[in-house]
């Protein structure tokens, strides 16, 4: 020094002018709940996002429970509240390494299914060419055969002997792969050696086995409670039209179960409060662990709207990019995106910067 790999950090910074939301506190208004103005304090993220998994909490449903049905999940210890997350280790696989990637039980011991194209044949085999024999006779029939070619993502385990008309796990040595079994290491997955037994594939095809699962989700679910209309109930003749006529009056009808008017009670709606910020919380330090993560001790309190702030604009200095006299000029380059019950994950998106470890290759000391 090149060109990789895994991780972690940040993600603009000052000042000025306009302006929000929340708490608090003052002041003015108001009958009161409230409004208004001012001052102080606060005010997004590493992902808030996807809503994909796991929990918390509330409500419904169930006496418990357990069993089909029907989703999920599937190596093995481990951590975790929990998980399909994390952390170690094994098995396969990528790459010289670092290091990465795997729904990774079962196909052989319950069965059934499929396995494009192409090829002769894709699983109780099977004959296109070729190879061997026979038979007619000069290219055909017939019967062996899977060594040989061609074909495909795969072709009946692979070499070499025997063996044979040519041939074949037909037998034989040698290895290859799967299972059973014993025998060692390991807590275990599993590895390795023996010994028996076998030889396509597929289970994100049906199934088999082991494990887990009741549903809805803060628009949850509590609590206060208008105005109008309806419902209950009490008290109650007051009253209403119409007619004369200049209001009183004076005649009719209606109204007494059907009710004018007043009070009361109850459910819902609007609108409010709470749920809602003390929580599996955060930062340091010890300590135990290989690690993920577990504890002690201290110190902290860190958004809370609700149509929804958290913000705009100016000047400035950073950072990057280009340019060129190398410190100046210049750029409309500064990401991805944004809380809405709260947590732990996992994916996805992210300009630019910095920082640690690790593996390969060269150079120099």
């Nucleotide at each position: 020094a090149a060109a990789g790999c895994a991780g972690g950090a940040g993600g603009a910074g000052c000042a000025g002018u306009c302006g929000c939301g929340c708490a608090u506190u003052a002041a003015a208004u108001g009958a009161a709940a409230g409004u208004u103005u001012g001052a102080u304090g606060u005010g997004a993220g590493g992902a808030a996002a996807g809503u994909c998994c796991g929990a918390g909490c509330u409500c419904c449903a169930a006496a418990g429970a357990a069993u089909u049905a029907c989703g999920g999940u599937g190596c093995c210890c481990g951590g975790u509240a929990a998980c399909a997350c994390c952390g170690g280790g094994g098995c396969g696989g990528a790459g010289a390494a670092a290091u990465c990637c795997g729904a990774c039980g079962g196909a052989u011991u319950a069965g059934u299914g499929c396995c494009a194209c192409a090829g002769a044949a894709a699983a109780u085999a099977u004959a296109c060419c070729g190879c061997u024999c026979g038979c007619c006779u000069u290219g055909g029939c017939g019967a062996g055969u899977a060594a040989g070619g061609g074909u495909g993502a795969a072709a009946a385990c692979g070499u070499g002997g025997u063996g044979u008309a040519a041939g074949a796990g037909a037998c034989u040595a040698c290895g290859a792969g799967c299972a059973g079994c014993a025998g060692u290491a390991g807590u275990a997955a599993u590895a390795c050696u023996g010994u028996u037994g076998u030889u396509g594939g597929u289970a994100a095809a049906c199934c088999c086995c082991g494990c887990c699962g009741g549903g809805a989700g803060c628009a949850a679910g509590a609590c206060c409670a208008a105005a109008u209309a309806g419902g209950g109930g009490a008290a109650g003749a007051a009253g209403g039209a119409g007619u004369u006529g200049a209001u009183u009056c004076g005649c009719u009808c209606c109204g007494u179960u059907u009710g004018a008017u007043u009070c009361c009670c109850g459910g819902g709606u609007a609108g409010g409060u709470c749920g809602c910020a003390u929580g599996a919380g955060c930062a340091c330090u010890c300590a135990g662990g290989u690690a993920a993560c577990u504890g002690u001790g201290u110190g902290c309190c860190u958004a809370g709207a609700u149509a929804a702030a958290u913000g705009a604009c100016u000047g400035u200095u950073g950072u990057u990019c280009g340019c060129c006299u190398c410190g100046g000029c210049g750029a409309a380059a500064u990401a991805c995106a944004g809380a809405a019950c709260u947590c732990g994950g996992c994916u996805u998106a992210u300009a630019c910067u910095c920082c640690u470890g690790c593996a390969u290759u060269u150079u120099u000391c």